A computed fold for a 675-nucleotide part of an RNA from a Candidatus Pacearchaeota archaeon, annotated as large-subunit ribosomal RNA, domain II. The coordinates come from a structure-prediction model, not an experiment, and the mean pLDDT is 83. The RNAcentral record of the full RNA draws on ENA.
Context: one part of a larger RNA
RNA sequence: GCCAAGGAGUUUACUUACGCGGCAAGGUUAAGGAAACGAAGCCAUAGCGAAAGCGAGUCUGAAAAGGCGUUAAGUCGCGUGGGUAAGACACGAUGCCAGAUGAUCUAUUCGUGUGCAGGACGAAGUUCUUCGAAAGGAGAAUGGAGGUCCGAACUAGUGAUGUGCACAUGCUCUUGGAUGACAUGCGAAUAGGGGUGAAAAGCCUAUCGAAUCUGGCGGUGGCUUGUUCCUGUCGAAUUAUGCCUCAGUAUAGCUUCGGUAUGUUCGUCGACGUGGUAAAGUACGGAUAGAACCUGCAGACCCUUCUGGGUACGGGGUUCUUUUCCAACUCUGAACGUGUCGACUGCAGAUACCGGAAGUGGGGGGCGGUGCGUAAGGUACCGUUCCGAGACCCGAACAAGGGAGACUGGAGUUAAGGUCCCAAAAUUGAUGCUCAGUGUAGCAAAGGUUGUCUUGAACCUGAGACACUACGGAUGUAGGCUUAGAAGCAGCCAUCAUUUAAAGAAAGCGUAACAGCUCACGUAUUGAGGUUCGAGGCGCCGAAGAUGGACGGGGCUAAGCAUCAUACCGAUACUUCAGAGGUACUCGUAAGAGUAUUCUGGUAGACAGGCGUACAUACUGCGUAGAAGUUCUUCCGAGAGGAAAGAUGGAGCGGUAUGUAAUGAGAAUCUUGGU
Repeated sequence: GCCAAGGAGUUUACUUACGCGGCAAGGUUAAGGAAACGAAGCCAUAGCGAAAGCGAGUCUGAAAAGGCGUUAAGUCGCGUGGGUAAGACACGAUGCCAGAUGAUCUAUUCGUGUGCAGGACGAAGUUCUUCGAAAGGAGAAUGGAGGUCCGAACUAGUGAUGUGCACAUGCUCUUGGAUGACAUGCGAAUAGGGGUGAAAAGCCUAUCGAAUCUGGCGGUGGCUUGUUCCUGUCGAAUUAUGCCUCAGUAUAGCUUCGGUAUGUUCGUCGACGUGGUAAAGUACGGAUAGAACCUGCAGACCCUUCUGGGUACGGGGUUCUUUUCCAACUCUGAACGUGUCGACUGCAGAUACCGGAAGUGGGGGGCGGUGCGUAAGGUACCGUUCCGAGACCCGAACAAGGGAGACUGGAGUUAAGGUCCCAAAAUUGAUGCUCAGUGUAGCAAAGGUUGUCUUGAACCUGAGACACUACGGAUGUAGGCUUAGAAGCAGCCAUCAUUUAAAGAAAGCGUAACAGCUCACGUAUUGAGGUUCGAGGCGCCGAAGAUGGACGGGGCUAAGCAUCAUACCGAUACUUCAGAGGUACUCGUAAGAGUAUUCUGGUAGACAGGCGUACAUACUGCGUAGAAGUUCUUCCGAGAGGAAAGAUGGAGCGGUAUGUAAUGAGAAUCUUGGU
């Protein structure tokens, strides 16, 4: 892991609501008793008041008035749903307290024993020699000190992030101490809020920030997990308020069931109100660019007789039919929301009230509107919708995106989305665009672009445009100044005139200075559009990520993009046929029949009707011509389930009605057994 068996809302008392039954202004007994009885008690029959008390009234109040009552149905059982007290659906703590048991491990101590190969260093003391007057010094021997050194036994346990998980710390290599505050045998002492501790909250028998065992104990758990047959009807909430409250709970809200009543929700239209948002505006409050005017007014600058003066920078104020704005501005002002009334279409499975039972009180995504935040698959709100509790089709896959709300079976038609192949359906038609594999559902910006298509305006143009090519591009003059030089072209000043078809006292390169090469400008050649500035479509650059790689893939120049058109495919949607059930109504004593239905997805949950197991009682059956059980097949039922044939088996077993319950298994790291 699997299999089998076991395994969780029970019982008693009180109470409340509903259902059924007995009796009824009454109902009922308790202990006890064979029974008859027992008449105490309890509930009801009258209430009000704190009470004395009064009483169909009473209490408060001076009164007025008001509160609670008075119209009358209860009570005792049985059943079911809740509540309370108990272990109270089952299993589960961490802990707390009491009494015992432990120092054969380990900590410290006490008593008594034991052990420490070998080697090294060589303290004090002593002896001898020697120096010295002495004190004392030097040398050589001897000597054998030491929490000394090296290193076995012994002891410890440093590193290897070695190896290893072996019935729980091993093994290997390496390493510290090894005459000492050493190690160790045996015996003994200290005990749980206590011991012991060279102190790590270490150790106290594989247990220690309070040991172990037993008991209190089925401790408690707002927490986790589990909670066993079927079908039908309806069907939520994750909000508000309080709480030592935030994993909970109470009340309300939302669900369901029963009862009572009869109106009434949403929508549309109309009438009368209400609101200050979006937008807009500048009339108010404030912000803001500019101009004009006034003011020397803190600074700054200038002038100055050092006293003052001026100003274009700056400050303050006013004005403007100039500029731009506002959550905390509004002279205005929608859509929309909302109140009352009326009408219409609807609803009756509605709406409201009374009563029983809940669950919920962690929410989440999209769209629209906000606050905070650079932002977030962010956070806090409002409205709506979906997921939650919603299957099916599409979106490659994909809780909430698009389509659409699934009673059962058949047929057809569509929706979203699609129609080259994977893969159902167009290699469909028309007109354009794109060459980037752009794109093929949504993934990129500022900025750039003589890519290409469409479109607008202005100007030039057969009196020849634009571009290429050819030629000219001169003279006074090397203008004057400056300068070593300055000749169109270092720099300063001026920038005229002539010849011309045209040509600057020169736009650039160049020279030391000249020279030289171009340009502007003109002519010729050619022969038809050209130049500039805008607007739009599709592209291009901008464009960097880690294994090789993703339009779902193949692939596609359309099978891409844009605008049209016609077919087809495609859901549990829609239509239709057949059937089942619910609800309402009609008929019917009932069983049932008929009609209607915009009924029949569903978690938590409420409610309803059934199936099966064991036993009891009553009635009634089967069985050696084969019971139960086992196995296999068939049939019946919407299902839980029921029945039958064969085989096996070899002695008991059913049906109906009523009742009783240790009554239904797949899950609980469930328990026991097997494997």